[in-house]
């Protein structure tokens, strides 16, 4: 795009058209064939004309209408074609003469319940019989034979016989074309043919009777499935796919199956007979019936219409005609079922109204849309005219079309979509639920995807869904596709059929191609006109019908038949090579047994064992024996075969292929569905063999486990016999032939040449590498194609199912060939490309490992944490990178968490309206835990006369404050980590279809993408260094409160001095600068000089691109959500300090390198006026009195300690170690009970060094020692600092971690904490086997055998003709025969369904 549609929602008109697609299911009613009196009698109406009824009789009922079951067939379609028929019409010829017999109606009489039926009597005819006649007509024995007629009448005619010929119709045969299956391959007996007979309108096996043995089929017979064909119709661009409604043509059928009769025509829709189902109706004895005509029911169903009008048009039948009939037709009514067409209004109209919505709170939209104002009135409504269709009469449509008036904008819009494809986006509301979805996919609290609103899109009286066809789909590819690796080359050869086939000639001229003619119906489709107001419709004419047939011509090229070539193919001579293949023999190492001998304790095996062998002597040796199998070196991308494959040596036998050189045949050629043969291992049966090796199998180890990897045996096979099986990663994943197309290089074979010590060139077959053009989706391929073509043959069409089922076939069998489907999935693949990962490689790094130090895990207490527990033990952090974390400090506050008690515009912030200004703060009292509540007692302020403003306070209302309430996964900011790792990009250009690549790789080299060379890459960022601070040396400057070589002084401190230290400010200083050696002369590394430093000197601030939805909504900030007499706030206590337990960070220690007493020395940073606080007194001590001095190089904290001295302790739970408890004080604070920290006495726990495991740390490190500081009222074993004394050790990069860079595999990309198998357990689908069961279908054999035609017979019966009559001739019944329907009986096939049970699949968020 379309539809005979159908649901949902909606609905204003016409016009045109269409309407059971199902159940060819059953049907009530009523109509759908009837007419002729100008054939005929007879009744009956009539005065008469005439007129009505049944009947005989004529034509018609074989058209028209309807269905699509059945038909896969000469049925249709199309073109021919001969041996026929033909009622009515036309045309010509020729005729119509004369007789005769019955019969229905009618009457009478029976029978039956109807249907109807029977006797007997009357009678006409155009009904029915002879005879007579034959132009032309038939037959023939060529002489002859045969066969007709109807009449009516108004006198105009109509008829009626023969007979020729026509038109129109119809019967019959023939080429060709006409659905799927081959999991149907054979079929055929009247079958093929022929002779004769019969039959038939007509040929013919169309029948019969002889006689042959044919005939059909791989170009699909036969069977099975489906289906009426066409013309067309739908859709494509065509090609072609799909389709056969309405309309046309043809066929075929009329309940279901079978016959015939009548006729010109039926084997007959609305006729007979008969048999079945089935319904009716009966009196039970018999009877009726056939809507797949019109309408209508019922019924199936998603669905499909009025028991409707007229014969007026057209058309049909009958009549001489009037005229009857006509559910054929015209025409109306039902249906948006479909085209087509019109309207539902039009101008103008901004305060851009009200309302909606949505906002960033400004505004935006809806929206010129409404409202209003001016119009106009199609279409529907009313009202009046009023048709064509009809040539003389006649109109159902129909008072219809169409024209005039009249009222009023009045009565007329929805449907669907709005993530992407695809046109159109916001708020709510829900929260993986509701729900959406054509595919992809949406929805777990910010949904443009669900719903529902506002807006938009879109088509319109529709709109959407659903089903079906074709397009797209080049996705069955004839136009017009493929097979190396995506599906796909057959395992290979031989080859009959087909299919294709070389060069020159010559002839036909089948194919090809030209033109003539026929024929291609009509309608539809296309043009171009016409007719309805347009359209659709409807009509004129043309085009077209790409076909078939005939017929003339053409001869290239394909055939065909012929005559030649020799290039393809093959013979035929000589040759060398080869694991070609088969026989049959031989040969040596080697392993294993056996036998002897030497020797002893072990061997043998493995990562390491063991199980095995061995003292009954084993491994090891050596000798001599036996068996079987394979055949080391040579040996090569080396050769040979079609392919499987094929290896010592020799013989025989045999096939290919190659090389040279002629000669000879003369297209003999390629392929090759079926078919033949060959086919690796493993298997299989038969007889042998059987040394190793070794499926099963034992046994030992491994391991959680180990039905395995590894060992120790070891049986089928392995080897030979003839024979079977036939697969395979049968692979070059690459069919066979043939031609053409740039090279290089190896290597095998065979010739030729040149030169000859090596050697060089040519030619040809072979086989390999590399690689151009070109192809290729990349990767590759590339004269041995996967280029470029040509012929053949196999094969592919999504992935699962499944190479599975069923079936056939072949096998001994195990299996092999051939092969679906249902059901399900939006993928399954192929190739490359970052990246990530790997028990992959390769280069390097890190206290990573190793070598050291100390140390953690045990112990006790500090601390955090989890877990319990509690009114409540607030909340956050969870490997590393939470856990002495936030928290540089919880007794109260802090506090967010519990209980309890208040407040509700609040405890703090703003506006705003209103009151008050004897409110509320202060002081005081009462309750009271406080908060609170109450009382008393005092109580504004500016301007301005005033009123009243204004500030301040308060009270009341407002809006609106609060919230440590959620959401770190909506967010900012900051942080953490990989990581101070060396990395991560970018622009230009260049390489690729593209992702992407290069640059950034590569050869050095560095801590470093650090530098240096290379290079399609050339530059640049962000990072690395470097710039900054610290220190470490040193210069100049400065010189107090510092400093002192100088002078006073007991000191304090003064003088004076600026050298030194020190402060603190500039500044040099170090760059591989030099020297040498290495290295490409570079970079850069080694030594080494000199220097206070040497190679980034040492330290520290700096964190690239990004990664963990990593961490914080409880620092702050912020989006949405929730709360508003509480989730806000204020107060008291109370808790965050709890303890069976586990951990994770520490302190203290276990001690002689200690402790402990007592002497005695040397820092550094830092800190202090709400503060540090000397001297000095009193306390044992915590401390307390005391107040100098100090805003600090100046005064105070302030004692440094460890170290040294020198006493004692002598290994012991101790003079270690201090936990815990008791009493008894000290401080700070408003308080120290729960819960500080100190300090005296006193008590003296656990702990003698720490299981598996695990931390730190490469030099001023580590370890050890003490000082200080932020927080702070007090409360450090913690955190940040500072100084002081100060080691040991690194072989090295194998191995753990953690990183970098190159690679290289991948089926991973949420990237290895990834993917992914199978099996069990559940549901839950579809299929398969299955003892059977049940039904269609249909084969074959037998039987049955109605009607019925034909046949025999025909003794009953009979009006026409002969005959005088008997009787014939003829008919008829009846009987009998043949063939036959349904029906029976037996036994196959095919096919559904359906089984108890079972097998495998499919599918299925958290087993």
């Nucleotide at each position: 795009a379309a539809c005979g549609a159908a649901c949902g929602c909606u609905g204003g008109c016409g016009g045109c058209a269409u309407g059971c697609c199902u159940a060819a299911c059953a049907c009530a009613u009523g109509c759908a064939a009837g007419u002729c009196g100008a054939a005929c009698g007879c009744a009956c109406c009539g005065c008469a004309a005439g007129g009505u009824g049944a009947g005989u009789g004529g034509c018609g009922c074989a058209c028209g209408g309807g269905u699509g079951a059945g038909u896969a067939a000469c049925g249709c379609g199309u073109g021919g074609g001969a041996a026929c028929c033909u009622g009515c019409c036309c045309u010509g010829g020729a005729g119509u003469g004369g007789g005769g017999g019955a019969u229905a109606a009618c009457c009478c009489g029976g029978c039956g319940a109807a249907a109807g039926c029977c006797g007997g009597g009357c009678u006409a005819a155009u009904a029915c019989c002879g005879c007579a006649u034959a132009c032309g007509u038939c037959c023939u024995g060529a002489g002859g034979g045969a066969g007709a007629a109807a009449g009516a009448u108004u006198u105009a005619u109509c008829g009626c016989u023969c007979u020729a010929g026509g038109a129109g119709g119809g019967g019959c045969c023939c080429g060709c074309g006409u659905c799927g299956g081959a999991u149907u391959a054979g079929c055929u007996a009247g079958u093929u043919g022929g002779u004769g007979a019969g039959g038939u309108a007509a040929c013919g096996g169309c029948u019969c009777a002889c006689c042959a043995a044919g005939g059909c089929g791989a170009c699909g017979a036969u069977c099975c499935g489906u289906a009426g064909c066409u013309g067309g119709u739908c859709u494509g661009a065509g090609a072609g796919g799909a389709u056969g409604a309405u309309c046309a043509g043809c066929c075929a059928c009329a309940c279901u199956g079978g016959g015939a009769c009548c006729g010109a025509g039926a084997c007959a829709c609305g006729g007979c007979c008969c048999a079945g189902a089935c319904u009716c109706c009966u009196a039970c004895g018999g009877g009726a019936g056939g809507c797949a005509g019109c309408a209508g029911u019922g019924g199936g169903g998603a669905a499909u219409a009025u028991u409707g009008g007229a014969c007026a048009a057209u058309g049909g039948g009958g009549g001489c005609a009037a005229c009857c009939c006509u559910g054929a037709u015209c025409c109306a009514g039902c249906a948006a079922u479909g085209c087509c067409g019109c309207g539902u209004g039009a101008g103008u109209g901004a305060u851009g109204a009200a309302g909606g919505c949505c906002u960033u709170a400004g505004g935006g939209u809806u929206g010129u849309a409404a409202a209003g104002c001016u119009c106009u009135u199609u279409c529907g409504g009313c009202g009046g005219g009023g048709a064509c269709g009809a040539u003389g009469a006649u109109g159902a449509c129909g008072g219809u079309a169409c024209c005039c008036g009249c009222a009023g904008a009045a009565g007329a819009a929805g449907c669907c979509c709005c993530g992407g494809c695809u046109a159109a986006c916001u708020u709510c509301g829900u929260g993986c639920c509701a729900g959406c979805a054509g595919c992809c996919g949406c929805g777990g609290u910010a949904a443009u995807a669900c719903g529902a609103a506002g807006g938009g899109g879109g088509c319109a009286a529709g709109c959407g869904u659903u089903g079906u066809u074709c397009g797209g789909a080049a996705u069955u590819a004839c136009u017009g596709g493929g097979c190396g690796u995506a599906a796909a080359g057959g395992g290979c050869g031989c080859g009959c059929a087909g299919g294709c086939g070389g060069c020159c000639g010559a002839c036909g001229u089948a194919g090809u191609c030209a033109g003539g003619c026929g024929u291609g119906a009509a309608a539809g489709c296309c043009c171009c006109g016409g007719g309805c107001u347009u359209a659709a419709c409807c009509u004129g004419g043309g085009a077209a019908u790409u076909g078939c047939g005939u017929u003339u011509g053409a001869u290239a090229c394909u055939c065909g038949u012929u005559g030649g070539c020799u290039g393809g193919a093959g013979u035929u001579c000589g040759g060398g090579a080869g694991a070609g293949g088969a026989u049959g023999g031989u040969g040596g190492a080697a392993u294993u047994c056996c036998c002897a001998g030497u020797g002893u304790a072990g061997a043998g095996g493995u990562g390491a064992a063991a199980u095995u062998c061995g003292u009954a002597g084993a491994u090891a040796u050596u000798g001599g024996g036996a068996a079987g199998a394979a055949c080391a070196c040579c040996g090569g991308u080396g050769g040979c075969g079609a392919a499987g494959g094929c290896g010592g040596c020799c013989a025989u036998c045999u096939g290919g292929a190659c090389c040279g050189a002629a000669a000879c045949u003369g297209a003999c050629g390629c392929u090759g569905a079926g078919g033949c043969g060959c086919g690796a291992a493993a298997g299989c049966g038969u007889g042998g063999g059987g040394a190793g090796c070794a499926a099963a199998c034992a046994g030992g180890a491994u391991u959680a486990g180990a039905u395995a990897c590894c060992c120790u045996g070891g049986u089928a096979g392995u080897c030979c016999u003839a024979g079977c099986c036939c697969u395979a990663a049968a692979c070059c994943a690459u069919c066979a032939g043939g031609a053409c197309u740039u090279g290089g290089g190896g290597u095998g074979g065979c010739c030729c040449g040149c030169g000859u010590u090596g050697g060089c060139g040519g030619g040809u077959c072979g086989u390999c590498c590399c690689g151009g053009a070109g192809c290729u989706a990349a990767c590759g391929c590339g004269u041995u194609a996967a280029g470029u073509c040509c012929u053949g043959c196999g094969c592919c069409u999504g992935g699962g199912g499944a190479g599975u089922a069923c079936g056939g076939u072949c096998g001994c069998a195990a299996g092999g060939c051939u092969g679906a489907a249902a059901c399900u999935c939006a993928a399954a693949g192929g190739a490359a490309u970052u990246g990530g990962c790997g028990g992959g490689g390769g280069c390097c790094c890190g206290c990573a490992c190793a070598a050291g130090c100390g140390g953690u895990g045990g112990a006790a207490c500090a601390u955090g944490u989890g877990g319990u527990u509690c009114a409540a033990u607030u909340c956050g952090a969870c490997g590393c990178a939470a856990c002495g974390c936030g928290a540089a400090g919880a007794a109260c506050c802090u506090u967010a968490c519990c209980u309890g008690g208040g407040c509700u515009u609040g405890a703090a912030c703003u506006g705003c309206c209103a009151c008050u200004g004897a409110c509320c703060a202060g002081c005081g009292g009462u309750g009271g835990a406080a908060a609170c509540a109450u009382c008393g007692c005092c109580u504004u302020c500016c301007c301005g006369c005033a009123a009243g403003g204004g500030a301040c306070a308060g009270u009341g209302g407002u809006a609106g404050a609060g919230g440590u309430g959620c959401u770190g996964c909506a967010u900012g900011g900051c942080u953490g980590u990989c990581g101070u790792c060396a990395g991560c990009u970018c622009g230009u250009g260049c390489c690729g279809u593209g992702a992407g690549g290069u640059g950034u790789u590569g050869g050095g080299u560095u801590a470093a993408g650090u530098c240096c060379c290379g290079c399609a890459a050339c530059g640049a960022g962000c990072g690395c260094a470097a710039c900054c601070c610290c220190u470490a040396c040193u210069c100049u400057u400065a010189g107090u409160u510092g400093c002192c070589a100088c002078c006073c002084g007991c000191a304090a401190g003064g003088g004076g001095g600026a050298a030194c230290u020190c402060u603190a400010a500039u500044a040099g200083g170090a760059c591989u600068g030099c020297u040498c050696c290495g290295g490409a002369u570079a970079a850069c590394g080694g030594a080494g000089a000199g220097g206070a430093a040497g190679g980034u000197g040492g330290g520290g601030a700096u964190g690239a691109c990004g990664u963990c939805a990593a961490g914080u909504c409880a620092g702050c900030a912020c989006g949405g959500c929730c709360u508003u007499u509480a989730u806000g706030u204020c107060c008291a206590g109370g808790g965050c300090u709890a303890c069976a337990c586990a951990c994770g960070u520490g302190u203290u220690a276990c001690a002689a390198u200690g402790c402990a007493u007592g002497g005695u020395a040397c820092a550094a940073a830092c800190c202090g006026u709400c503060g540090c606080g000397a001297a000095c007194c009193c306390g044992c001590g915590a401390g307390g009195g005391g107040g100098a001095g100090c805003u600090a190089a100046u005064c105070g904290g302030a004692a440094a300690a460890a170290a040294c001295c020198a006493u004692g302790c002598u290994c012991a739970g101790u003079u270690c170690g201090g936990a815990u408890u008791g009493c008894a004080g000290u401080c700070u604070g408003c308080a120290a009970c729960u819960c500080g920290a100190c300090u005296g006495c006193a008590u003296g726990a656990a702990g003698c060094c720490g299981g598996a495991a695990u931390c730190g740390c490469u030099a001023g490190u580590a370890a050890u020692g003490g000082c200080g500081u932020a927080u702070c009222a007090g409360a450090a074993c913690g955190a940040c600092g500072c100084c002081g004394u100060g080691a040991a050790u690194a072989c090295g990069u194998u191995c753990c971690c953690g990183g970098g860079c190159c690679u290289u595999g991948u089926a991973c990309a949420c990237a290895c904490c990834g993917c992914c198998c199978g099996u069990c357990a559940c549901a839950u689908c579809a299929c398969g086997a299955a003892a059977g069961u049940g039904g269609g279908u249909u084969g074959u054999a037998c039987u049955a055998g109605a009607a019925g035609u034909c046949g025999c017979c025909g003794u009953g019966c009979c009006a026409a003709c002969c005959g005088c009559a008997a009787g014939g001739a003829g008919g008829c019944a009846a009987g009998c025969g043949c063939c036959c329907a349904a029906g029976g009986u037996a036994u196959g096939a095919c096919u559904c369904a359906u089984g108890a049970u079972u097998g495998g699949g499919g599918u299925g968020a958290a087993g």